[in-house]
Context: one part of a larger RNA
Molecule: small-subunit ribosomal RNA, 5' domain
Organism: Plectolyngbya hodgsonii ANT.LPR2.2
C1' cells in the first nucleotide's frame, strides 16, 4: 500500500459506491410472467330508438413463460481464452420473388349425469375459429432421370394486419480443431466402445453418436491414468519492473435450480417460479388419497467474528404481449439501513500578556499548560425557523415514484459538533506519583526484583483525525 472486513473507543453533515465471503442449510407470509376480444363459440353486467350497442372474461386458440432475474455446487474440461475451420439449425426483423383454391371432421366451454374429503375427475349430447384433417397447384427437395415428396388463415373502424412457400441478408445457436490454462510421482502404467474401418441407424450437423461385424489397436516420463482444490475471462491489489497474489461489485462466458433420473413441447429447453418416475424432507386428510421446492426481491430460523426494508413507482431506461388505448414487470428507477469504503466540507476568523486563576512541576527564584482562556471586533460554511423551487417528460396536450427532494433568498446567533493511538531504541513524542520480578507491557530486541521516560494514573508533548486503534489475509 490494499480489503465486500470483523472487533474496540469514539461519531456532525453530504455525495457516490457497496453490504451472508459462513449452511448450494431449512423456510411461514406477500409479491416476481403475463398478454391479446383487430383469432373463436359462450357466459355475465350495463343500456336500448329493440335493429342494436358498451365493459368485463371462464374455456378454445396465438405469442411470451429458452429473456429478464439469482447462485458457484459441479467441473482441470474444447468449460473457458485466443485463433482457425465446415458438415449445420435459425421464430421475431429486414430485402427480393411468388401463392392465399376449394372441401371436412372433431374438441373443450356449455348442458344433463356422475364419483371423490379434497386435488381433480368419469360418461352422454350440441358447437365454433387464425385448432385439426383430406384434395388441388408448387421456382423448392430427393432421384436410378422413369419419377417421387410436400403449403397456406383469416381479421377489421377498409388504413392495413396476418398466413404459406422459396431465396438472400442479419442475428443468435449447435460442432471441430492450434495454442493456453493449480498441485502431488510418498499416483507408473492406463483403456474394452477401448483404436481404427467399411455398413446401417439417428442428428439440425460432422462424429462409436448408437449397433451388428472385422482388425488390434490408442494413451503415457514432452507425466497417461489416479488423488486434491478451483467456476473462467476482462479485470483487481502490489510491484520501477520482471512477477506474485486475487475472480466480491461490474461486464463476457460456463453450469445448476431440493437430490438422483427421464423425455415431451417448441425455432429455442431435456426448462429456476412446465411435466413425468424415483428419494429424503415438510404439510393436508374423511386413511382411500393428495400437495410444495427463496441458489428471483423483501423476509424468518439456524450456522457464524460478520453482512440491509416483509419499503415507493412503473415517472424515466429496457422487456413481453396488442393494429392500439393499455395491461404486466420485487428488470429496473428510488427511497430506507450501516462511518463498510472513498471523496468533500465542519466544528469558526482576526485581536488579545497582568503571560489571570486552576493544574502540574520545582532548586521556592520560577518553568509549563499558554494567545490558550476571558474580553474586544467578525463571519455564518453548518444548524434551526421561514419563503420561492427545479432539471430529469420524450410527443400539440397530459404524465414525476424520487419530492416540497436538490437548489435559491431571508431571518437568528458562536450559535449543535472531537476523538482515538502513541511517547525505551527501532519510530515522531518526557516527567511526578504509585507498585517493587507483584500487578502488569510486548511486532522484535526486551522493560518490571524501592528513585521504572518500558506496567497503572496524573501533567505535558507526538501522530492521524469523524475517525483511531487491533486482529485477518494479500503484495
Nucleotide at each position: 500500500g490494499a480489503u465486500g472486513a470483523a472487533c474496540g473507543c469514539u461519531g456532525g453533515c453530504g455525495g457516490u459506491a457497496u453490504g451472508c465471503u459462513u449452511a448450494a442449510c431449512a423456510c411461514a407470509u406477500g409479491c416476481a410472467a403475463g398478454u391479446c376480444g383487430a383469432a373463436c363459440g359462450g357466459g355475465a353486467u350495463c343500456u336500448u330508438u329493440c335493429g342494436g350497442g358498451a365493459u368485463c372474461u371462464a374455456g378454445u386458440g396465438g405469442c411470451g413463460g429458452a429473456c429478464g432475474g439469482g447462485u458457484g455446487a459441479g467441473u482441470a474440461a474444447c468449460g473457458c481464452g485466443u485463433g482457425a475451420g465446415a458438415a449445420u439449425a435459425u421464430g421475431c426483423c429486414u430485402a427480393u420473388u411468388g401463392a392465399u383454391u376449394g372441401g371436412g371432421g372433431a374438441c373443450a366451454a356449455c348442458a344433463g349425469u356422475u364419483g371423490g374429503a379434497a386435488a381433480c375427475g368419469g360418461c352422454u349430447g350440441c358447437u365454433a375459429a387464425u385448432a385439426c384433417c383430406g384434395a388441388a397447384u408448387g421456382a423448392g427437395c430427393c432421384u436410378a432421370c422413369g419419377g417421387g415428396u410436400a403449403a397456406a388463415a383469416g381479421a377489421u373502424u377498409u388504413a392495413u394486419c396476418g398466413u404459406c412457400a422459396a431465396u438472400a441478408g442479419a442475428u443468435u445457436a449447435g460442432c471441430u480443431c492450434g495454442c493456453g490454462u493449480c498441485a502431488g510421482a510418498u499416483u507408473a502404467g492406463c483403456u474394452a466402445g477401448u483404436u481404427g474401418g467399411a455398413g446401417u441407424g439417428g442428428u439440425a450437423a460432422c462424429g462409436g453418436c448408437a449397433c451388428a461385424c472385422c482388425a488390434a489397436g490408442g494413451c503415457g516420463a514432452c507425466g497417461a491414468u489416479c488423488u486434491g482444490u478451483a467456476c473462467u475471462u476482462g479485470g483487481u491489489c502490489u510491484g520501477a519492473g520482471a512477477g506474485g497474489a486475487u475472480g466480491g461489485c461490474c461486464a463476457g462466458g460456463c453450469a445448476c435450480a431440493c437430490u438422483g433420473g427421464a423425455a415431451c413441447u417448441g425455432a429455442g429447453a431435456c426448462a429456476c417460479g412446465g411435466u413425468c418416475c424415483a428419494g429424503a424432507c415438510u404439510c393436508c386428510u374423511a386413511c382411500g388419497g393428495g400437495a410444495g421446492g427463496c441458489a428471483g426481491c423483501a423476509g424468518u430460523g439456524g450456522g457464524g467474528a460478520a453482512u440491509u426494508u416483509u419499503c415507493c413507482g412503473c415517472a424515466a431506461u429496457g422487456g413481453g404481449c396488442g393494429c392500439a388505448a393499455g395491461c404486466c414487470u420485487g428488470a429496473c428507477g428510488g427511497a430506507g439501513c450501516a462511518a463498510u469504503a472513498c471523496c468533500g466540507c465542519g466544528u469558526g476568523a482576526g485581536g488579545g500578556a497582568g503571560g489571570a486563576a486552576g493544574g502540574c512541576u520545582c532548586u521556592u527564584g520560577g518553568g509549563u499548560u499558554g494567545u490558550a482562556a476571558a474580553c474586544c471586533u467578525c463571519u455564518u460554511u453548518u444548524a434551526u425557523c421561514a419563503g420561492g423551487g427545479a432539471a430529469g417528460a420524450a410527443u400539440c396536450a397530459a404524465u414525476g415514484a424520487c419530492g416540497g427532494u436538490a437548489c435559491c433568498u431571508g431571518a437568528u446567533g458562536a450559535a449543535u459538533c472531537a476523538g482515538c493511538a502513541u511517547c525505551g531504541g527501532c519510530u515522531a513524542a518526557c516527567u511526578c506519583c504509585g507498585u517493587g520480578c507483584c500487578a502488569g507491557c510486548a511486532g522484535c530486541c526486551g522493560c518490571g526484583g524501592u528513585a521504572a521516560u518500558a506496567c497503572g494514573g496524573g501533567g505535558g508533548a507526538u501522530g492521524c483525525a469523524a475517525g483511531c486503534g487491533u486482529u485477518a489475509u494479500c503484495c